[in-house]
Notes: Transfer RNA from a Candidatus Absconditabacterales bacterium, 73 nucleotides, folded computationally.
């Protein structure tokens, strides 16, 4: 120095050939027990990595930029 992938909740990771953003744990609550754990509910919690195009509309397509992995020289 080139090429590929990947960045979405507090962690792990889904998501759609562009039309209101999930789900496991973990949080708070409330249910249940004499009482604890286990179990049931319910709710919070997101600027989809940033920056600009496309488009009536982008988390998705385009283009750069950043980060992390991996390959190649």
């Nucleotide at each position: 120095g080139c090429c590929u992938a990947u960045a979405u909740a507090g962690c792990u990771c889904a998501g759609u050939a562009g039309g209101u953003a999930g789900a496991g744990c973990g949080c708070a609550c409330c249910c249940a027990u004499g009482g604890u754990a286990a179990g049931g509910g319910u709710g919070a919690g997101g600027u989809c990595a940033c920056c600009g195009g496309u488009u009536c509309a982008a988390u998705c397509c385009c283009g750069g930029u950043u980060a992390u992995a991996g390959g190649c020289u």